Predicted 3D model of a 506-nucleotide part of an RNA (small-subunit ribosomal RNA, 5' domain) from Vibrio hepatarius. The prediction has a mean pLDDT of 86. The organism belongs to Vibrio, within Bacteria.
[in-house]
Context: one part of a larger RNA
RNA sequence: GUCGAGCGGCAGCGACUUAACUGAACCUUCGGGGAACGUUAAGGGCGGCGAGCGGCGGACGGGUGAGUAAUGCCUGGGAAAUUGCCCUGAUGUGGGGGAUAACCAUUGGAAACGAUGGCUAAUACCGCAUGAUAGCUUCGGCUCAAAGAGGGGGACCUUCGGGCCUCUCGCGUCAGGAUAUGCCCAGGUGGGAUUAGCUAGUUGGUGAGGUAAGGGCUCACCAAGGCGACGAUCCCUAGCUGGUCUGAGAGGAUGAUCAGCCACACUGGAACUGAGACACGGUCCAGACUCCUACGGGAGGCAGCAGUGGGGAAUAUUGCACAAUGGGCGCAAGCCUGAUGCAGCCAUGCCGCGUGUAUGAAGAAGGCCUUCGGGUUGUAAAGUACUUUCAGCAGUGAGGAAGGCGGGUGUGUUAAUAGCACAUUCGUUUGACGUUAGCUGCAGAAGAAGCACCGGCUAACUCCGUGCCAGCAGCCGCGGUAAUACGGAGGGUGCGAGCGUUAAUC
Numbered sequence: 001g002u003c004g005a006g007c008g009g010c011a012g013c014g015a016c017u018u019a020a021c022u023g024a025a026c027c028u029u030c031g032g033g034g035a036a037c038g039u040u041a042a043g044g045g046c047g048g049c050g051a052g053c054g055g056c057g058g059a060c061g062g063g064u065g066a067g068u069a070a071u072g073c074c075u076g077g078g079a080a081a082u083u084g085c086c087c088u089g090a091u092g093u094g095g096g097g098g099a100u101a102a103c104c105a106u107u108g109g110a111a112a113c114g115a116u117g118g119c120u121a122a123u124a125c126c127g128c129a130u131g132a133u134a135g136c137u138u139c140g141g142c143u144c145a146a147a148g149a150g151g152g153g154g155a156c157c158u159u160c161g162g163g164c165c166u167c168u169c170g171c172g173u174c175a176g177g178a179u180a181u182g183c184c185c186a187g188g189u190g191g192g193a194u195u196a197g198c199u200a201g202u203u204g205g206u207g208a209g210g211u212a213a214g215g216g217c218u219c220a221c222c223a224a225g226g227c228g229a230c231g232a233u234c235c236c237u238a239g240c241u242g243g244u245c246u247g248a249g250a251g252g253a254u255g256a257u258c259a260g261c262c263a264c265a266c267u268g269g270a271a272c273u274g275a276g277a278c279a280c281g282g283u284c285c286a287g288a289c290u291c292c293u294a295c296g297g298g299a300g301g302c303a304g305c306a307g308u309g310g311g312g313a314a315u316a317u318u319g320c321a322c323a324a325u326g327g328g329c330g331c332a333a334g335c336c337u338g339a340u341g342c343a344g345c346c347a348u349g350c351c352g353c354g355u356g357u358a359u360g361a362a363g364a365a366g367g368c369c370u371u372c373g374g375g376u377u378g379u380a381a382a383g384u385a386c387u388u389u390c391a392g393c394a395g396u397g398a399g400g401a402a403g404g405c406g407g408g409u410g411u412g413u414u415a416a417u418a419g420c421a422c423a424u425u426c427g428u429u430u431g432a433c434g435u436u437a438g439c440u441g442c443a444g445a446a447g448a449a450g451c452a453c454c455g456g457c458u459a460a461c462u463c464c465g466u467g468c469c470a471g472c473a474g475c476c477g478c479g480g481u482a483a484u485a486c487g488g489a490g491g492g493u494g495c496g497a498g499c500g501u502u503a504a505u506c
Stems, first nucleotide, its partner, number of pairs: 001056003006053002009049002013047002016043006026033002063264003072189007081181002086177008094128001096126002103118006134143003148169006156163002190236003197227003202224008239261004243254004266287005289300004317343001319342003325339001326337004356386004366377004390447001392442005400433001403429011450495005455476003461490005471478002
């Protein structure tokens, strides 16, 4: 978190039944009777359900990389093991018992949370029976199980609750499978010799204990071994891999996103439950920190998703939905799911598109240069003729939807045309994104270009200003009066929703 199809219940809600009150039309002996609605009370025989007992799941999914140089990871082998849910096969599911929450009463405490007495149920708990292909065995034998619930129903029985039959879901035992996990070995997997010796459960044996399981894993006794220049021990650094970047390759560097494994969950330690944990949102102990307090005592853990503070050169929304995929529970409907699917922010990257197109020489005006003739900006602009992507407005509109529910038909099961399961068919219904994608229409060139550079490397040159000044600079180097190197202008070159600088790697 879920399950009322495991259980006792019933606080709240709805429906139903009964009773009382109210009460229109109508009737009336004028007292009243009276449908519906409403109110109150009672009733679990219904739906449903807060809390509780019980089952399953909280060991998955999600996060992070502190530790770890090998109890890790990668590759290849191995034997002495366990494995909930799932699949296949076999077989069983008999008959009993005593409790306990909830609840009621009393009571302690500021709270957190308790204590005592009494009642009650179960798929909770415990004996008995039956037991083998299971376990143990001295081979004689010994030991160990289980739970019911729901749907439907013709006979028969009934204490009228049901029994009984059948179907479905469960439960026990055994065997096999699948999946998952534990364990062992070999090789590989950083740096330092300015670390050369290290080791007493240490190495091996016997026997015991322990574990799901082999083992000094632990213990008693015995022996004195074991490792090391093929680098032990010590110190520093580091999660590992598939991969990623780079490189012609060999290599070098790296381990964000995605995927596999490992480790961790405020810090340290420990076990319990369980198929599985020594357990991120469980328990206990100790510590640091924060908070509450009636000072006696208590509570907490974002390295989940958002978000806040702080640190920093620097890194996002306290968004929507379970519609899809997947997971948990459930017969199912369904519920839960910051997994996930989507949306928001950021030019952070990659990709695509637009900012118009064609025509247009009087080579206009203006700017700049000039040898004063002209050249250049330049078809560029204006003008003329068109187009309407994208943005805007209006409309239309897929796909992501499989399923679910209700009805019909058929098959199987069965005593059964009930019921249940499956197949098929008809109807209905389910979309967060979403103002979806796409398409159509409307209007108008309309709303949309910058940045760096131009001495050589290196594509791109002139004028003015300045005068070893101001300044530039990646390297070589420019600047001291004609600077293509500084600053501005005109022109040019390169890229373009980017451009340039800085930092980093190969």